[in-house]
A computed fold for a 439-nucleotide RNA from an Anaerolineales bacterium, annotated as Bacterial RNase P class A. The gene name in the source record is rnpB. The sequence is in RNAcentral, with records from ENA. The prediction has a mean pLDDT of 75. Its Rfam family is "Bacterial RNase P class A". It is annotated as a ribozyme.
RNA sequence: CAGGUCGGUCGGGCGAUCGCUGAACUCAGUCGCGCUUUGCACGGCUGGUUCAGAGGAAAGUCCGCACUCCACAGAGCACGAUGCCGGAUAACAUCCGGGGCAGGGUAACCUGCUGGAUCGGGCCACAGAGACAAACCGCCCAAGGGUUGACGUGGCAGUCAGCUGCUGCGUUAGCCACGGCAAGGGUGAAAAGGUGGUGUAAGAGACCACCGGCGCGUGUAGCAAUACCCGCGGCCAGGCAACCCCCAUCGGGAGCAAGGCCAAGCAGGUACGAUGCCGAUAGGCGGGAAGCUGCUCGUUUCCUGGAAUUCCGCCGUGCGGGAACCCGAGUACCGGGUAGGCCGCUAGAGCUGGGUGGAGACGCCCAGCCAAGAUAGAUGAUCGCUGGUGCAGGUGUUAGCCUGCUUUACAGAAUGCGGCUUAUAGACCGGCCUGGGAU
Numbered sequence: 001c002a003g004g005u006c007g008g009u010c011g012g013g014c015g016a017u018c019g020c021u022g023a024a025c026u027c028a029g030u031c032g033c034g035c036u037u038u039g040c041a042c043g044g045c046u047g048g049u050u051c052a053g054a055g056g057a058a059a060g061u062c063c064g065c066a067c068u069c070c071a072c073a074g075a076g077c078a079c080g081a082u083g084c085c086g087g088a089u090a091a092c093a094u095c096c097g098g099g100g101c102a103g104g105g106u107a108a109c110c111u112g113c114u115g116g117a118u119c120g121g122g123c124c125a126c127a128g129a130g131a132c133a134a135a136c137c138g139c140c141c142a143a144g145g146g147u148u149g150a151c152g153u154g155g156c157a158g159u160c161a162g163c164u165g166c167u168g169c170g171u172u173a174g175c176c177a178c179g180g181c182a183a184g185g186g187u188g189a190a191a192a193g194g195u196g197g198u199g200u201a202a203g204a205g206a207c208c209a210c211c212g213g214c215g216c217g218u219g220u221a222g223c224a225a226u227a228c229c230c231g232c233g234g235c236c237a238g239g240c241a242a243c244c245c246c247c248a249u250c251g252g253g254a255g256c257a258a259g260g261c262c263a264a265g266c267a268g269g270u271a272c273g274a275u276g277c278c279g280a281u282a283g284g285c286g287g288g289a290a291g292c293u294g295c296u297c298g299u300u301u302c303c304u305g306g307a308a309u310u311c312c313g314c315c316g317u318g319c320g321g322g323a324a325c326c327c328g329a330g331u332a333c334c335g336g337g338u339a340g341g342c343c344g345c346u347a348g349a350g351c352u353g354g355g356u357g358g359a360g361a362c363g364c365c366c367a368g369c370c371a372a373g374a375u376a377g378a379u380g381a382u383c384g385c386u387g388g389u390g391c392a393g394g395u396g397u398u399a400g401c402c403u404g405c406u407u408u409a410c411a412g413a414a415u416g417c418g419g420c421u422u423a424u425a426g427a428c429c430g431g432c433c434u435g436g437g438a439u
Stems, first nucleotide, its partner, number of pairs: 001435010012386007020053006027047006039295003055410001059421002062419005067255004079251005084098005099114006115246002120244002122240003136185002138181003145176014193211006212236002214233004219228003259343004268334005276285003286304007305326002309323006350369008387408002390405006
């Protein structure tokens, strides 16, 4: 220098104008009266000033928690999740470090899997005889059996005799499977450890040596997973648990539309509530109830009835009086609670810097800081300058400089936090590996 690999950081900057959300100021206006006055306080709205205002993923909502409400004697079953070992953590299916197996790369490094296959069940495409005690081709006739031939020998029948036929036994040679075998061939991803020997009728861990695996017993290293060494045992009968299953550990449910507080109006319930006089039916006096943001001030509004019960008096289908009852302007209270408002709600497993322990995830200590909180959802739009990218032109030996155009991602909070996954223009930094060059 080039190529690669792993990890980390950033995600344009400055300014102007017009807006949006929140907080503070209490500066101004206005409203809180349905008569009026005095100020002070409080609240709402509008304006002003100052300050703050999305992310590395705010996303998917896949895990784990906090928080809230509901449920809950204990144990078991069922269901679900997790699954090599150690550590980190509030917790986790996350992270860190380590182990084993398989695969890729020259390497740095990367990818996948990883409790149990001697409880049991199930499955293993196609091919193949057979996918777990299989026999298609093949090998073998040693024993037993069948069959064919040869030889020996015995019996019977025929024949003059050599001999011929039948039949039994023995020996021997060959063939066969209904017998033995699993070496070799063939199928397959996988076919019952491998190589060599012994052995045999043929063979085979049947036996032996070495190698490989498994199990057991020790030892060494390690917290452990595990690795290595030694000895023993022929133990060598496959794979799949991301099929059921077994083992171990963990697990109540719902979610901020959780949940809590206030509560207009309407409806319901309870209580209080004047009902008298004058007059002409209007009205007045008296009485009652309440409003006016709060206090002060003292005014305004509304109401001021009834008959169908009963009793008494009078000559009275009428009148008068009494009793109880109903209505009644409204008001207060009660319970639940809609609209609406407030809290939850952003000070927290917080952020930044420094120190310190650890290999690391991470922990501890000290100092400083406060940094969106909307509610149909604010955080925006336009313009200028500028940084970066790409292209073109000019200049220059190169490095570079100048000009113009272009482009500048993915995406947007909604209770909060820790992770995972996915999307992302472009820029920067560092470790390591390989190759080349120079000194």